Small-subunit ribosomal RNA, 5' domain from Sphingobacterium prati, 530 nucleotides, folded computationally. The coordinates come from a structure-prediction model, not an experiment, and the mean pLDDT is 82. The sequence was found in a public genome assembly. It matches the Rfam family "Bacterial small subunit ribosomal RNA".

[in-house]
Context: one part of a larger RNA
């Protein structure tokens, strides 16, 4: 000199953009943060309409009430499907194939999506819910009867699938492998509706996303020199989507290490950020990618995918409820509270847009996201007037030859302007889709066009008008480094200080005043990095 997620002190007008618990991965009150589908299913509250019967009223054919029945609607709960493995948070752990980069899988998987081909026959038994009963303070649990499905289970069908055997072409990278043919064995399925769509099954390919492996790179310490028995390799079995000591039994005795093994400490990694002429040095907030974690430890289930933040089970610590028998819980989601700390914000709005989940769609959900609020935390921009104005006033300060100098065009005053602010009026874009209607083209549900509908921010941005200099400047410094000097007070005291140093009676260094300098809605100080 530059920089920061800064803090503290003094001060403070506005706007835009960004940023905002760096500490205790400490503990959490309350609310919200993941649901959706009736076009899979049983059942059904409610509501509306029609018909019939009965009663009441009086306008004598209408109204009201009740009951029965039919049709439609379809709340809540339930079965079932898909989602809940994403999105959001944090950086504990990890020095590692964790990350970065470049490769490999002839050793693999992939729901939803796209394309191609083929198929969808016929049966069965349950079970929630509803109902009845029982137990319990509650959480909740149990018994009996009964019921449906695109829930569950057989049978059939079966190939380009899988497995085994045989033959064969070709290829590769050693183990081997792609493909072709034949035989045998095994393995599927679901319906709904507005009737041509949605959905279902199998196989192959694509795309996407993952899993595993390898080369190189990726802290400190030798005041850590030896480490290792599933350890290194082999055979066989098991297991996995897949190779593999991944695991088990047996066999062999290997494997790593001064080119730093092992151990200890520290630490998420990268893109990037700051600095620097560069080489480098320091760092890993915000944004993007990857990884890891979800009170602590362990475990599996379901599933295409988890060993699962707002799932399950067990144990532990802690908190809460209790009728003392037993139960409930997990903010490192968004807000918010307490604690810690020098220090870090609203218990806000909307799904209008983008994205996501479910759904045929309407739509529902979405603390993702978009917006708004608070904060000078940073960067950028704007303003606090402009021009004239000497009688160089008054005041203050300094000098003194009593003259003068400075503040100082500064003020007053005159003229003008009106950014911002105040008041009034108007007022966007961000949003064209989905959907509805019509038309056209192809061909039979797609595409295009036209019209209609949709704004949280927002009465915001922005525009116009009214009056008026009106609403708006401070901080540090002035001995040298270093831009800027005098007076008074004090008298090695009080105090200053980044370094040198200053102060003991004329202090440009302390405190105040006048003046000046540098920055300016900021200015200084502290901390940290180069």
């Nucleotide at each position: 000199g530059g920089a920061u997620g800064a803090a503290c002190g003094c001060u403070a007008g506005c706007g835009g953009c960004a940023g905002g618990c760096c500490u205790a991965a400490u503990a959490c009150a309350u609310g919200c943060a993941a649901g959706u589908c009736g076009g899979a299913c049983g059942g059904g509250a409610u509501u509306g309409g029609g018909a019939c019967c009965a009663g009441a009223g009086c306008u004598u054919g209408c109204u009201c009430u009740g009951g029965u029945u039919c049709c439609a609607u379809g709340a809540g709960a339930g079965u079932g499907g898909c989602g809940c493995a994403c999105g959001g948070g944090u950086g504990c752990g990890u020095a590692a194939c964790g990350c970065g980069u470049g490769a490999g899988c002839a050793a693999c998987c992939u729901a939803c999506c796209u394309c191609u081909a083929u198929c969808a026959g016929g049966g069965g038994g349950a079970u929630a819910g509803c109902c009845u009963c029982u137990c319990g303070a509650a959480a909740g649990a149990g018994a009996g009867a009964u019921u449906a499905a695109c829930a569950c289970c057989g049978c059939a069908u079966a190939a380009u699938a899988u497995a085994a055997u045989u033959u064969u072409c070709c290829g590769g990278c050693a183990u081997c492998g792609u493909g072709a043919a034949a035989u045998u064995a095994u393995u599927a399925a679901a319906u709904a509706u507005u009737u041509a769509u949605a959905g279902g099954a199998u196989a192959g390919a694509g795309a996407u996303g993952g899993g595993c492996u390898c080369g190189c790179g990726u802290g400190a310490c030798a005041u850590u020199a030896g480490c290792u028995a599933g350890u290194u390799g082999g055979u066989a079995g098991g297991g996995u989507a897949a190779c593999g000591g991944c695991u088990u039994a047996c066999c062999a005795a290997g494997g790593c290490g001064a080119c730093g093994a092992u151990g200890u400490c520290u630490a998420g990694g990268g893109g990037c950020u700051c600095u620097g002429a560069g080489a480098g040095g320091a760092g890993a907030a915000u944004c993007c990618c990857c990884c890891a974690c979800a009170c602590u430890g362990g475990u599996a289930c379901u599933g295409a995918g988890a060993c699962a933040c707002g799932g399950a089970c067990c144990a532990g610590a802690c908190u809460c409820c209790u009728a003392c028998g037993g139960g409930a819980g997990g903010c490192a989601g968004c807000a918010g509270u307490a604690a810690g700390g020098a220090a870090u914000a609203u218990u806000g709005g909307u799904c209008a847009a983008u994205g996501g989940g479910c759904g045929g769609a309407a739509g529902c959900c979405u603390g993702a996201a978009c917006c708004a609020g608070c904060c000078a935390u940073g960067c950028c921009g704007c303003g606090u007037g402009c021009a004239g104005g000497a009688u160089g006033a008054c005041u203050g300060c300094c000098c003194u030859a009593u003259g003068g100098g400075u503040u100082g065009u500064a003020a007053a005053c005159u003229g003008c302007u009106u950014u911002u602010g105040u008041c009034c009026a108007g007022g966007a874009a961000u949003a064209a889709a989905c959907c509805u209607a019509a038309a056209u083209a192809c061909g039979u549900g797609u595409a295009u066009u036209u019209a209609g509908c949709u704004g949280a921010a927002u009465g915001u941005a922005c525009u116009g008008g009214a009056a008026g200099a009106a609403u708006a400047a401070g901080g540090a410094u002035c001995g040298g480094c270093u831009a800027a000097c005098u007076c008074c007070g004090u008298g090695c005291c009080a105090g200053c200080a980044g370094c040198c140093g200053c102060g003991g009676u004329a202090a440009u260094a302390c405190g105040g005043a006048g003046g000046a300098u540098c920055c300016g809605a900021g200015c200084g100080u502290u901390a940290u990095c180069c």